[in-house]
RNA sequence: GGGCCCGGACGCGCGGUCGCUCCCCGGUUUCGGGGGGAGGAAAGUCCGGACUCCACAGGGCAGGACGUCCCGUCGAAAGGCGGGAGCCCCUCUGCCAUACCGGGGGGGACGGAAAGUGCCACAGAGAGCAGACCGCCCCGGGCGCGCGAGCGUCCCGGGGUAAGGGUGAAAGGGUGGUGUAAGAGACCACCGGCAUCGCCGUGAGGCGGUGUGCAGGGUAAACCCCGUCCGGAGCAAGAUCAUAUAGGGAACCGGAGGCGGCCCGCCUCGAGUCGGCCAGUCCGGCGCGGUUCCGGGUCGAUCGCACCAGAUAAAUGACCGCCUCGAACAGAAUCCGGCUUACGGUUCGGGCCCGCUG
RNA sequence: GGGGGUAUAGCUCAGUUGGGAGAGCGUCUGAAUGGCAUUCAGAAGGUCAGGGGUUCGACUCCCCUUACCUCCA
Numbered sequence: 001g002g003g004c005c006c007g008g009a010c011g012c013g014c015g016g017u018c019g020c021u022c023c024c025c026g027g028u029u030u031c032g033g034g035g036g037g038a039g040g041a042a043a044g045u046c047c048g049g050a051c052u053c054c055a056c057a058g059g060g061c062a063g064g065a066c067g068u069c070c071c072g073u074c075g076a077a078a079g080g081c082g083g084g085a086g087c088c089c090c091u092c093u094g095c096c097a098u099a100c101c102g103g104g105g106g107g108g109a110c111g112g113a114a115a116g117u118g119c120c121a122c123a124g125a126g127a128g129c130a131g132a133c134c135g136c137c138c139c140g141g142g143c144g145c146g147c148g149a150g151c152g153u154c155c156c157g158g159g160g161u162a163a164g165g166g167u168g169a170a171a172g173g174g175u176g177g178u179g180u181a182a183g184a185g186a187c188c189a190c191c192g193g194c195a196u197c198g199c200c201g202u203g204a205g206g207c208g209g210u211g212u213g214c215a216g217g218g219u220a221a222a223c224c225c226c227g228u229c230c231g232g233a234g235c236a237a238g239a240u241c242a243u244a245u246a247g248g249g250a251a252c253c254g255g256a257g258g259c260g261g262c263c264c265g266c267c268u269c270g271a272g273u274c275g276g277c278c279a280g281u282c283c284g285g286c287g288c289g290g291u292u293c294c295g296g297g298u299c300g301a302u303c304g305c306a307c308c309a310g311a312u313a314a315a316u317g318a319c320c321g322c323c324u325c326g327a328a329c330a331g332a333a334u335c336c337g338g339c340u341u342a343c344g345g346u347u348c349g350g351g352c353c354c355g356c357u358g
Numbered sequence: 359g360g361g362g363g364u365a366u367a368g369c370u371c372a373g374u375u376g377g378g379a380g381a382g383c384g385u386c387u388g389a390a391u392g393g394c395a396u397u398c399a400g401a402a403g404g405u406c407a408g409g410g411g412u413u414c415g416a417c418u419c420c421c422c423u424u425a426c427c428u429c430c431a
Base pairs, nucleotide, nucleotide: 001354002353003352004351005350006349007348008347009346010345013322014321015320016319017318018317020037021036022035023034024033025032026031039329043340044339046338047337048336049335050334051234052233053232054231063230064229065228066227067226068085069084070083071082072081073080074079086110087108088107089106090105091104092103093102094101111225112224116223117222118219119218120217133165134164135161136160137159138158139157140156141155142154143152144151145150173191174190175189176188177187178186192214193212194211195210196209197208198207199206200205238303239302240301241300248294249293250292251291252290253289254288255269256268257267258266259265260264274287276286277285278284323326359430360429361428362427363426364425365424368383369382370381371380377414385401386400387399388398389397407423408422409421410420411419
């Protein structure tokens, strides 16, 4: 000097004209004046809450979500922030040494594998209270050599061995030594593990002593166990108004003749008064028709719906001028809080790589 | 707007305690036929929608993104 990555912030100038939409005021078809008009994510719908309806004595099962530990802090919750401790992974580095350990840096959706169950393909002798393929060692026999004691780059059989090789993601603590026929925590030193005690720390934990040769591989984003929490559905929730047709419930009525042209009304007569069903008849019930009333409810409308965005076809745009030149992702639909994802450019903090110069 | 689901070969679909990627139709090659169809034999063809994580190992388990289907007034 250039490039890249991670995290935070900003989310893009000012003025004018015309247009769109909402509210207020005046006038009331028209119009005039004033004011408001997308985002950090409005997105994904992943969480929590408000709100609404349904369910609900209480408790359990089932199901789901979350998860190292301690201290402090914001919040109702979801979810954040700060500090510390342990564990795991990556990288650099120090030890003769790639094991183990110490130190520096970075990352981690990190409860429990010592309750139980399942799985660990292929390869490999053996994959779970393991295993003898090669190798190593011992014994016996054969064969060969040697005068012989005996010996062996040979063969067969029996046995020992988890040091070494080989397989694998993973092979039952690590390194070094003693020991042994060869080996092995069989034994020893250091490291690691477990148990226990003491000290330090608010605590998680840390350090040290003592004892114990060491019982116990991985996987829980497999079942499961432990702890904490959770009733279900979602504004197309739900509420109000309500026409016609159809349908639900309740009450009352249903005869004959005459007149007014009919509907309908009036008058008269009768009291077994719907020529339906149950029954021989009455009461009664059912059904049919009519009138009136009640309740539900489709299309639809309004609310739900917003303190200075806000509708129900759903509004944010275009042009011009100046400047320090605005370019990405993307656009509200019940609201609020969080998480995640997308994002050109500028800027801040941290990191990596390359080139040049000293 | 809100709820649920799907994505695997050219098409339609299988794929379970995580370990081999498959079936039918279609395509291609060969046989049979004088030729075609049918039939028989064989072959090719895959980013398991994309990315990341867990694990020795992922179509499968978890998270994010994309596209599509369906239900609710």
Molecule: RNase P RNA; transfer RNA
Organism: PVC group bacterium